[in-house]
Model confidence (mean pLDDT): 81 of 100. Transfer RNA from a Candidatus Obscuribacterales bacterium, 74 nucleotides, folded computationally. Rfam family: tRNA. It is annotated as a transfer RNA. Lineage of the source: Bacteria > Bacillati > Candidatus Melainabacteria > Candidatus Obscuribacterales.
RNA sequence: GUGCCCGUAGCUCAGUUGGAUAGAGCGUCGGUCUCCGAAGCCGAAGGCCGCGCGUUCGAAUCGCGCCGGGCACG
Numbered sequence: 001g002u003g004c005c006c007g008u009a010g011c012u013c014a015g016u017u018g019g020a021u022a023g024a025g026c027g028u029c030g031g032u033c034u035c036c037g038a039a040g041c042c043g044a045a046g047g048c049c050g051c052g053c054g055u056u057c058g059a060a061u062c063g064c065g066c067c068g069g070g071c072a073c074g
Base pairs, nucleotide, nucleotide: 001073002072003071004070005069006068007067010026011025012024013023019057028044029043030042031041032040050066051065052064053063054062
C1' cells in the first nucleotide's frame, strides 16, 4: 500500500428484511437479609451505538470519507 473483518454501558457481548421508550450478563451504587460480611432477593444509575457527511418520512442498521484495532497478501 491492497483486500477482508471489527468498533453498541466501566468490562464481555446481543440487537441490522431500516420503524415504536436501545438490551443482557458481569461490575458499580442503594435497599432487604445477617452479629458483620458473602451469597440470595428487590431496585437504581450508567449509552448522543468510533467521527463526519449523505440517502430516507424514519438510520445502531444502508452509501461515502476519515480514525482506531485485528487478520491475510505485497